[in-house]
Molecule: transfer RNA
Organism: Omnitrophica bacterium RIFCSPLOWO2_01_FULL_50_24
RNA sequence: CGGGACGUGGCGCAGCCCGGUAGCGCACACGCUUGGGGUGCGUGGGGUCGCGAGUUCAAAUCUCGCCGUCCCGA
Numbered sequence: 001c002g003g004g005a006c007g008u009g010g011c012g013c014a015g016c017c018c019g020g021u022a023g024c025g026c027a028c029a030c031g032c033u034u035g036g037g038g039u040g041c042g043u044g045g046g047g048u049c050g051c052g053a054g055u056u057c058a059a060a061u062c063u064c065g066c067c068g069u070c071c072c073g074a
Base pairs, nucleotide, nucleotide: 001073002072003071004070005069006068007067010026011025012024013023020057028044029043030042031041032040050066051065052064053063054062
C1' cells in the first nucleotide's frame, strides 16, 4: 500500500442478506421461595446499534467516507 472479516446494554451474541416497535443468555436491582445461603420462579433498570454524511415516509439493516481490532497478500 491492496483485499477480507468484525464493531449492537457491564460481558458474550442474535437481528443486517430481503428497511417497518432494538432482542436473547449471563451479570445487576427488587420480590417470592429458604431458619439462612444457594438453586428455582417472577418483575425491573440499563443501548440512541464504532463515528459522520447521504437515500427514504421510515436506516442496526441500503450507499459513501472515516476510525478501531483481527486475518491475508505485497